This is a predicted structure of a 343-nucleotide part of an RNA (large-subunit ribosomal RNA, domain IV) from a Candidatus Omnitrophota bacterium. Its Rfam family is "Bacterial large subunit ribosomal RNA".
[in-house]
Context: one part of a larger RNA
């Protein structure tokens, strides 16, 4: 001086990001037990008291040996679930309903999954979809739309408002564009041959030019898509500004005015979302940048990337309070292992 324990005067959370830790409670009997509640729960809520032992009696099962349970009565200790084992309680608020899943080896969670509820696909010799893939063949499935596949949502309850202009997706098909393909009007090269020039000749040039070759290639036919013409948000997504106005001030039911596809509808609201912000009031505490109720001036909530409350559940998260404690004030002491030294 370190590990591990075991004990502490007086306080008892002042400790500390946080009661992290350690206490505290504990068994089984009995009485007794709020709010809230989806009537099950909640609830072992809380919070009270008995517990060994001995002696009578008296019960219940049993044929019985025994097993047990209840009354009076005594009796010992500091202390009778006499040692181990073996809930501390509570009250509010977030989150996520729930039971489960997770990151094997720093995260168990408010995350993942979940019943649920919606769309959307799929009619089957071969669904859709998957795996493979110029394929056989296989899963979906020895199943059929009350089935099976994708998507988001994540109990139940009370809902789930407006916008189809964009972008998607579904239908339509008149009409606008448009691809190979089909056709082949015409155009271009090539030139037997013919005409000119120049030459004595042989030839050279130059124009013109059938036929074949061959390049090109126009109107006109001509699908899907696109453009158009409709649906469609539990599809992706979106969900306004500026002015004045009421007999104090103030605020504006309320009027103009631009623009838009349409301007946020219930509800909730400094929120797991609020910069300013330790917004402002009120409880709580002596004193509260966190905590609880409001209030609404939502930077930048909002209705299934679901609002909203919400009993039950939670090794979740935030805040109080009881009780307990060596966390602490502040440190003491004790017991056992290292820590030194030989082997």
């Nucleotide at each position: 001086c370190u590990c591990u324990c075991g004990c502490u005067a007086a306080g008892g959370a002042a400790c500390u990001c946080g009661g992290c830790a350690a206490u505290c409670u504990a068994g089984c009997c009995c009485c007794g037990u709020a709010c809230g509640u989806u009537c099950g729960c909640a609830a072992g809520a809380a919070g009270g008291g008995g517990u060994g032992c001995c002696u009578u009696u008296g019960g219940u099962a049993g044929c019985a040996a025994u097993a047990u349970c209840a009354a009076a009565g005594g009796u010992c200790g500091c202390a009778g679930u006499g040692a181990a084992a073996u809930g501390g309680c509570u009250g509010u608020c977030g989150g996520g309903a729930c039971u489960g899943u997770u990151u094997a080896g720093c995260a168990a969670a408010a995350a993942c999954a979940c019943a649920u509820g919606u769309c959307c696909c799929u009619g089957c010799u071969a669904a859709a979809c998957u795996c493979a893939a110029a394929a056989a063949g296989a899963g979906g499935a020895u199943g059929u739309a009350u089935a099976g596949g994708g998507a988001c949502u994540g109990a139940g309850a009370c809902c789930u408002g407006c916008c189809c202009a964009g972008u998607g997706c579904c239908g339509g098909a008149a009409g606008g564009u448009u691809a190979a393909g089909a056709g082949g009007a015409g155009a271009g090269g090539u030139u037997a041959u013919c005409u000119g020039u120049c030459g004595c000749a042989a030839g050279a040039c130059a124009g013109a030019g059938a036929a074949g070759c061959u390049u090109c290639g126009a109107u006109c036919c001509a699908a899907a898509g696109c453009c158009c013409c409709g649906g469609u948000a539990a599809a992706c997504g979106g969900c306004g500004g500026c002015c004045g106005u009421a007999a104090c001030u103030a605020u504006a039911a309320c009027g103009g005015u631009c623009c838009u596809a349409a301007g946020g509808u219930a509800g909730c609201g400094a929120a797991a979302u609020u910069c300013c912000u330790a917004g402002u009031c009120g409880g709580g505490u002596a004193a509260g940048u966190u905590c609880c109720g409001a209030c609404c001036c939502g930077c930048a909530c909002g209705a299934a990337a679901g609002g909203u409350a919400u009993a039950a559940c939670u090794a979740c998260g935030g805040c109080a309070g009881c009780g307990c404690u060596g966390u602490c004030u502040c440190a003491g002491c004790g017991a056992g292992g290292g820590u030194c030294c030989c082997g």
The prediction has a mean pLDDT of 87.